[in-house]
RNA sequence: CCAAGACCGCGGGGGUGGUUACGUUACAAGUAGCCUGAGAUUAUACCCCUCGAACCUGACGCAGGUAAUGCUGCCGUAGGGAAGCGGGCUUGGGAAGAAA
Numbered sequence: 001c002c003a004a005g006a007c008c009g010c011g012g013g014g015g016u017g018g019u020u021a022c023g024u025u026a027c028a029a030g031u032a033g034c035c036u037g038a039g040a041u042u043a044u045a046c047c048c049c050u051c052g053a054a055c056c057u058g059a060c061g062c063a064g065g066u067a068a069u070g071c072u073g074c075c076g077u078a079g080g081g082a083a084g085c086g087g088g089c090u091u092g093g094g095a096a097g098a099a100a
Stems, first nucleotide, its partner, number of pairs: 001093005007087004011049004016043001017035006055080003061074004
């Protein structure tokens, strides 16, 4: 000097469903439990920032499965999407210099 990694700070982008009970004339709001998940109570949280599947559109999509649901797979070398900055630490490589 270069690269990578994790961590920290600042900045930016995202999603927040299903179901049961209470509640109610009924619905809704709200409260509690259960399912999947990093995140389902908009959280001082979680995830993601182009090496971009975080997330959105396609989509009231297709197949499978479930109590039910983007629950799983496909769709997807489809289209979009924040175009990040800095810090020291660790590891690896290189150059120069010094010593032996």
Model confidence (mean pLDDT): 78 of 100.
The RNA shown here (TPP riboswitch aptamer (THI element)) has 100 nucleotides and comes from a Hydrogenothermaceae bacterium.
Taxonomically the source falls in Hydrogenothermaceae (Bacteria, Aquificota, Aquificia, Aquificales).